RNAcentral holds the sequence, with entries from ENA. A computed fold for a 100-nucleotide RNA from a Hyphomicrobiales bacterium, annotated as Glycine riboswitch aptamer. The organism belongs to Hyphomicrobiales, within Bacteria. Its mean pLDDT, the model's own confidence on a scale to 100, is 78.
RNA sequence: UUCUUCGCAGCGGGAGAGAUCGUUUGAGAUUUAGAGCUCGAACGGCGCCGACGGAGCAACCGCCCCGGAAACUCUCAGGCAAAAGUACCGCUACGAUGAU
Numbered sequence: 001u002u003c004u005u006c007g008c009a010g011c012g013g014g015a016g017a018g019a020u021c022g023u024u025u026g027a028g029a030u031u032u033a034g035a036g037c038u039c040g041a042a043c044g045g046c047g048c049c050g051a052c053g054g055a056g057c058a059a060c061c062g063c064c065c066c067g068g069a070a071a072c073u074c075u076c077a078g079g080c081a082a083a084a085g086u087a088c089c090g091c092u093a094c095g096a097u098g099a100u
Stems, first nucleotide, its partner, number of pairs: 002099002005096003009092005018046001020045009047080003053076001054074003060068003
């Protein structure tokens, strides 16, 4: 100098599932007022999702008494218009480690 791996940061890409029902409530427009309408929130019911988190089994791996283990499974939490976010992928920079 170059390359591999890991960690962190930035940028880009990135799903899934009811815009469901009921009750309560806030705001907005309209109205003499009310009902109704639109947007939002809380609680409850039924139905669903898995790629934040968590848990389980296990292929496999290791220093093999034991330990590490998934994008599989379960949904406790979370989520189910859009938006945001998400595992994961790519690029850049920094740090550490190893090789050359």